This is a predicted structure of a 352-nucleotide part of an RNA (small-subunit ribosomal RNA, central domain) from an uncultured bacterium. It matches the Rfam family "Bacterial small subunit ribosomal RNA". Its mean pLDDT, the model's own confidence on a scale to 100, is 87.

[in-house]
Context: one part of a larger RNA
């Protein structure tokens, strides 16, 4: 390579936009390139396969037929496929209106608890801290307790296998600004679509660089302790960081370890959002139906098996990524990106 594969065995890019390309809905028109047929050249020989025949068989030799991918021109089909038409059409897809739920997303201000720390008061001897303990803090007055300020971070109950976002993510409150989904009506546009090699935009913790800020906590680091040691685990401290602006980094067990697109394939049950409709004079409740979500149980079918099953790992199409025995190794080398850490790319000797 061919085949087979990606939820746990190697294997889904961290997510989304989106070039080239691949694929693409209904009915018609021309077209005859893909596709079909026939013709004519081609297409040495030997080989190949039939059938006879020669060496005493066979190998092997010889005769004769067939067959030679394909490729060039000619003539012919027109279901599919492509291309055509300033063709058409509405189911996919947008749009328009009217609803509607949200911790989606940026800024600005506002609020109370809770820790700390400074101040007065009250108050006095221990607080603290463990498995015991010690360092630590306290008669220069600590812990506690009452009032008063300062400053930072984080929002407790509500809260919920529940909500929202493409993923990372998002949670006190109110304003501004802004994305996105869904229902609904069915006016409009008329295949405008799916996917996505390169590319870009985003992308948690730590980290970097510049200025900021620092209450709790808190790698290093320091002291007591433990023990045979203790460069640990628990204690007493405590600096980078953790916050806030502004760049850079681009990686995670970035996970549902299950790439997106669209149809098809039993129910049952819970709960978020909305529509419509029963029951009633009207409203709540509540039943029904039906649309989008999030769960759970389960049949068919699938799977080694565990399991998955209308949110699929089934039953089919399309497009993209990956995977190919274990070490060596996600590393040398080169490259490319970054201030650096280092990230992407990616090997081979040599071994089992």
């Nucleotide at each position: 390579u061919u085949g087979g594969g990606c939820g746990u065995a190697a294997a889904g890019a961290g997510c989304u936009c989106g070039u080239a390309g691949g694929c693409g809905g209904u009915c018609g028109u021309g077209u005859a390139a893909g596709u079909c047929g026939g013709g004519u050249g081609u297409g040495a020989a030997a080989a190949c396969u039939c059938u006879g025949g020669g060496c005493u068989c066979a190998a092997c030799c010889c005769a004769g037929a067939g067959a030679c991918g394909c490729c060039a021109c000619c003539c012919g089909a027109u279901a599919c496929u492509g291309c055509u038409c300033u063709g058409a059409c509405u189911c996919g897809a947008g749009u328009u209106c009217g609803g509607c739920a949200g911790g989606g997303g940026a800024g600005u201000g506002g609020g109370g608890a809770a820790u700390u720390c400074c101040u007065c008061g009250u108050g006095u001897a221990g607080c603290g801290g463990u498995g015991a303990a010690a360092u630590g803090c306290g008669c220069a007055g600590a812990u506690a307790u009452u009032a008063g300020g300062a400053g930072g971070a984080a929002c407790a109950c509500c809260g919920g296998u529940g909500g929202c976002g493409a993923a990372g993510g998002c949670g006190c409150c109110a304003c501004u600004c802004u994305g996105g989904a869904u229902c609904g009506a069915c006016a409009c546009u008329g295949a405008c679509g799916c996917u996505g090699a390169g590319g870009a935009a985003c992308g948690a913790a730590a980290g970097c660089a510049u200025g900021g800020g620092u209450a709790g906590c808190a790698a290093a680091c320091a002291g007591g302790a433990u023990u045979a040691g203790a460069u640990a685990c628990a204690c007493u401290g405590g600096u980078a960081g953790u916050c806030c602006a502004u760049g850079c980094g681009g990686u995670a067990a970035a996970c549902g370890g299950u790439g997106g697109g669209c149809a098809c394939u039993a129910g049952g049950u819970g709960u978020g959002g909305g529509u419509u409709u029963c029951u009633a004079u009207u409203a709540a409740c509540g039943g029904a139906a039906u649309c989008c979500g999030c769960g759970c149980c389960g049949u068919c079918g699938c799977u080694a098996a565990c399991g998955c099953a209308u949110u699929a790992a089934g039953u089919g199409c399309c497009c993209c990524g990956c995977c190919u025995g274990g070490g060596g190794a996600g590393u040398a080398c080169g490259g490319u990106c970054g201030c650096a850490a280092g990230a992407c790319u990616a090997a081979a000797a040599c071994u089992c």